[in-house]
Notes
The RNA shown here (Glycine riboswitch aptamer) has 76 nucleotides and comes from a soil metagenome. The sequence is in RNAcentral, with records from MGnify. The coordinates come from a structure-prediction model, not an experiment, and the mean pLDDT is 81. Of the family's consensus pairs, 89% are formed in the model.
RNA sequence: GCGCGGGAGAGUCCGUCACACGACGGCGCCGAAGGGGCAAAUCCUCCCCGGAACCUCUCAGGCAUCAGGACCGCGC
Numbered sequence: 001g002c003g004c005g006g007g008a009g010a011g012u013c014c015g016u017c018a019c020a021c022g023a024c025g026g027c028g029c030c031g032a033a034g035g036g037g038c039a040a041a042u043c044c045u046c047c048c049c050g051g052a053a054c055c056u057c058u059c060a061g062g063c064a065u066c067a068g069g070a071c072c073g074c075g076c
Base pairs, nucleotide, nucleotide: 001076002075003074004073005072006071011027013026014025015024016023017022028063029062030061034059035057036056037055042050
């Protein structure tokens, strides 16, 4: 990386089109795709650089279904 299985959170709010679970606009929210940000540890000392995340920001994404989905298990 591929296949299979498990997999959370938050409005099926209001208006319009409309059969609608779809599209657009508004407000409110969620964080576990992705993206951004940072601490300590860190060669003798100091400084600089580097320095992760399911922590944080919500840009993106998402908020009844479908899909997606970090992460976990099995197989290749």